[in-house]
Molecule: FMN riboswitch aptamer (RFN element)
Organism: Desulfosporosinus fructosivorans
RNA sequence: AUGAACCUUCGGGGCAGGGUGAGAUUCCCUACCGGCGGUGACGAUUGCCCGUGCAAUCCAGCCCGCGACUCGACGUAACCAUUUGUUGCGCCGAUUGACUUGGUGAAAUUCCAAGGCCGACGGUAUAGUCCGGAUGAGAGAAGGAACAA
Numbered sequence: 001a002u003g004a005a006c007c008u009u010c011g012g013g014g015c016a017g018g019g020u021g022a023g024a025u026u027c028c029c030u031a032c033c034g035g036c037g038g039u040g041a042c043g044a045u046u047g048c049c050c051g052u053g054c055a056a057u058c059c060a061g062c063c064c065g066c067g068a069c070u071c072g073a074c075g076u077a078a079c080c081a082u083u084u085g086u087u088g089c090g091c092c093g094a095u096u097g098a099c100u101u102g103g104u105g106a107a108a109u110u111c112c113a114a115g116g117c118c119g120a121c122g123g124u125a126u127a128g129u130c131c132g133g134a135u136g137a138g139a140g141a142a143g144g145a146a147c148a149a
Stems, first nucleotide, its partner, number of pairs: 002148002006144005017029003031129002033119002035066004043058006061117002070094003074090006099115005121132003
């Protein structure tokens, strides 16, 4: 340094201002936000250094993959009570959003510029931003101890 299992901790942001209305952070104008891993160019920044080299750090909501939400099958446990149903857990599957143009370049849906677009379910005047399931779950991140080659 690597590997399977184990333990601990961490692990999501956002309606300011105005309009209509009896009532809207839900409609309208405007505003604001962007989980995790990968890629991210010979890019950017910083340091060393003075060769255009080395090192560190950073960069995608809409490119690839994952997670959350929802639905279904199966297994299992509990409850209900008579054929099925409800709930929890496990596992498998399905569903689940969004980008163009110009510039630079050998190379960019990633950089620069501009203009766009997207955002589970339940509640409520129609919600990415409020309340709720959720003091939950979780992609994963960091650390620890022990074992093996």